[in-house]
RNA sequence: GGGUGCAUAGCUCAACGGUAGAGCGCUACCCUUAUAAGGUAGUGGCUGAUGGUUCGAAUCCAUCUGCACCCA
Numbered sequence: 001g002g003g004u005g006c007a008u009a010g011c012u013c014a015a016c017g018g019u020a021g022a023g024c025g026c027u028a029c030c031c032u033u034a035u036a037a038g039g040u041a042g043u044g045g046c047u048g049a050u051g052g053u054u055c056g057a058a059u060c061c062a063u064c065u066g067c068a069c070c071c072a
Base pairs, nucleotide, nucleotide: 001071002070003069004068005067006066007065010024011023012022013021018055025043026042027041028040029039030038048064049063050062051061052060
């Protein structure tokens, strides 16, 4: 220099163009002599940035940023 992929909750990951979810975590309570385990309830995000398409975008398109990989 050329190409491919990824970016969503604190972490790991889902999500036909139509109200963004799960597991773990965290908080409170129950249980226990106590801790762990278990149970109940809660806590969480302008979906990397800027534009475009659309009635409607996490999703489609363009550019940019960061990371990983392949070719040279």
Molecule: transfer RNA
Organism: bacterium